């Protein structure tokens, strides 16, 4: 150098046809239960504003396509496998 595969809250990972982004599990944090504590159980848990209702941004960077993009093109960055 090429070809393939991926890149998503703290962390693992879904979203399979473009149509409610973050389900689900870990953790966290808050509470039941204990003399205390493990275990269990219930809640709450992407970020900035806002007392609230709400509101604004967020899928590797940056740009296109569209009424609407994580998802489809386009260049580019990281990683991980293949191959001369």
């Nucleotide at each position: 150098g090429c070809c393939g595969u991926g890149g998503u809250g703290g962390c693992g990972g879904a979203a399979u046809u473009g149509g409610u982004a973050u389900a689900c599990g870990c953790g966290a944090c808050g509470g039941a239960c204990u003399u205390a504590a493990a275990a269990u159980c219930c809640g709450u848990u992407g970020a900035g504003g806002g007392c609230a209702a709400c509101u604004u941004c967020u899928u590797g960077u940056g740009g296109g396509u569209u009424c609407a993009a994580g998802u489809c093109c386009c260049a580019c960055c990281c990683a991980c496998g293949g191959u001369a």